[in-house]
Context: one part of a larger RNA
């Protein structure tokens, strides 16, 4: 020069995109941030409101509604969202392997979907308990649970058998034998079976289920290489290295054990301390390098410390659970609830960093067969000159160079076309009024094609019609109205480095980035007029090149 998550001073008109605790991984008030699904199940209210009858206290009956709240089941809750505390590690960049693995929902292929069975919550009914829960008694459902059938097929055994590979050996087709499944739900019909009016145990389709194979995508695990600092750390290492065998694992392996041998690693830095998330990038530089890792993006880690497993396709689980500590609340003292490094907010800490906002109207993401619910992910507003960017703060013409202000060799000379005055324009700001603009097409209803059925309805695809749906926001833009009217500062002028005089001040006040001004003529202090640079910004400071 430049560059910043910046702060500090002085100033300060608007817009537009961005970015906003870099300390204390302190502590936390208060709402909110995870739900959903009645097309999987069994139950099932009140309040109002009509009617009735009434001993005027109430009763009963509809309706409210098969809603509401619960409960069983399913799926999600392992995503998304913070944070860098730990970590020097195969954590992370990269680039190979796994013949040593896993994999819900999702797509395609094959096959199945048969027939019992016995609990349980809700519920009632008693009881403990201050509460938070909790015991008991009866009841009752299922797509919750459990046996049994059946076996395309999977495992697993045996006998054979065939390709293949670098290997521990992989894949495939055979043959016996062992073992392994399943759930119903919605919507329509009468061809077929069963009553036979029509409905279903029946048919059809549709969305679940269950075994299998395969992909897709997402994860586990193993190596090579690569990125810090220290030798004022030289010697380290008993599950340490290796092996056998077991056991555990989806899965390899000292992962873990029992035995056995003595081994591994180190000057090409073992061990041992510090520091530290890492990477795409960013910022500097011609460039090789250098510094960093905020915001987006991958990845990795943690969620009051520790420390553990259950559930599950996945977690060792931020808003699950158990144990221990420290802290903080309730308590009837027996006992108990809690975890902002989600979003907003508080206190504290600091030089410093935001609102207890609006919306689910788009994107996304859970559920739902779908209408839709939920969503502080996310769209979106508020604050903040913190940044970059773009706009204005007027424009033309005006010499008796006006008044004033500084200098002055007292002639004059600068301020200076600057002003004043004429003559105009009209952004932004203001007021008024247009503006439901895009963002936004779907989903949904309705018609027409294909598929399947015994048809039809479902389904699937395309095409057309119709109607709803905006947080932002009466915003953006658009137009008319008035008036120059509301909008400039800041630092520097001794060299370095663009800008010069005068007056205080007298080694004092005082500057100072470096040289160094200052002791009575100071272009270098203080203050003025003039000047220079930069401009809603302009200095300082701090940091890195």
């Nucleotide at each position: 020069g430049g560059a910043c998550g910046a702060a500090c001073g002085u100033u300060g008109g608007c817009g537009g995109c961005g970015u906003g605790c870099u300390u204390c991984a302190u502590a936390c008030a208060u709402g909110c941030a995870a739900g959903u699904c009645g097309u999987a199940c069994g139950a099932g209210a009140a309040a109002g409101u009509c009617u009735c009858c009434u001993u005027c206290g109430g009763g009963a009956g509809a309706u409210g509604a098969g809603u509401a709240g619960a409960g069983u089941g399913g799926c999600g809750a392992a995503c998304g969202g913070g944070u860098g505390a730990g970590u020097a590690a195969c954590a992370c960049g990269u680039g190979a392997g796994c013949a040593a693995c896993c994999u819900g929902c999702c797509u395609c292929g094959a096959a199945g979907c048969u027939g019992g069975g016995g609990a349980u919550a809700a519920c009632u009914c008693c009881g403990a308990g201050a509460a938070a829960u909790c015991g008991g008694u009866g009841c009752u459902a299922a797509u919750a649970c459990c046996g049994a059938a059946u076996g395309c097929g999977g495992u697993c055994g045996u006998g054979a058998u065939c390709u293949c590979u670098c290997a521990u050996g992989a894949g495939g087709a055979c043959a016996c034998g062992a073992u392994c499944a399943a759930a119903g739900g919605g919507u329509g019909c009468c061809u077929c079976u069963g009553c036979u009016u029509g409905c279903a145990a029946g048919c059809a389709u549709u969305c679940a289920c269950u075994u299998c194979g395969a992909g897709a995508g997402g994860g586990g695990c193993u190596c090579g290489c690569g990125g810090c600092c220290u030798a004022u750390c030289a010697g380290c290492u008993a599950g340490u290295u290796g092996g056998u065998g077991a056991g555990g694992u989806a899965a390899u392996g000292g992962c873990u054990c029992a035995c056995c041998a003595a081994g591994g690693c180190g000057a090409c830095g073992a061990c041992g301390g510090g520091u530290a998330g890492c990477c795409g990038g960013c910022u500097u530089g011609a460039g090789a390098g250098g510094g960093u890792g905020u915001a987006c993006g991958g990845c990795c880690a943690c969620a009051u410390u520790g420390g553990a497993a259950c559930u599950g396709a996945g977690a060792c689980a931020c808003g699950g659970u158990c144990c221990a500590a420290a802290c903080u609340c309730c308590u009837a003292c027996g006992g108990g609830a809690g975890g902002c490094a989600g979003c907003a907010g508080u206190a504290g800490g600091g030089a410093a960093u935001a609102u207890u906002g609006c919306g689910c109207a788009a994107u996304g993401g859970g559920c739902g067969a779908a209408a839709g619910c939920c969503u502080g992910a996310c769209g979106c507003a508020g604050c903040a000159a913190c940044g970059c960017c773009g706009c204005g703060u007027g424009a033309g013409c005006g010499a008796u160079g006006a008044a004033g202000g500084c200098c002055u060799u007292c002639g004059g000379g600068u301020c200076g076309u600057a002003a004043a005055g004429c003559u105009c324009u009209g952004u932004c700001a203001u007021g008024c009024g247009g503006g439901a603009a895009g963002a936004a097409a779907a989903a949904c209803u309705u018609c027409c094609g294909g598929c399947u059925u015994a048809a039809c309805c479902a389904c699937c695809g395309g095409g057309a019609g119709g109607a709803u749906u905006g947080a932002c926001g009466g915003u953006a833009c658009c137009g008319c109205a008035a008036g120059a009217g509301g909008a400039a500062g800041c630092u520097c002028c001794g060299g370095c480095u663009a800008a010069c005089u005068c007056c205080g001040u007298g080694c004092c006040a005082g500057c100072a980035g470096c040289c160094g001004c200052g002791g009575u003529a100071a272009u270098a202090c203080g203050g003025a007029g003039g000047g220079a640079g930069c401009u809603a910004a302009c200095g300082u400071u701090g940091u890195c090149c």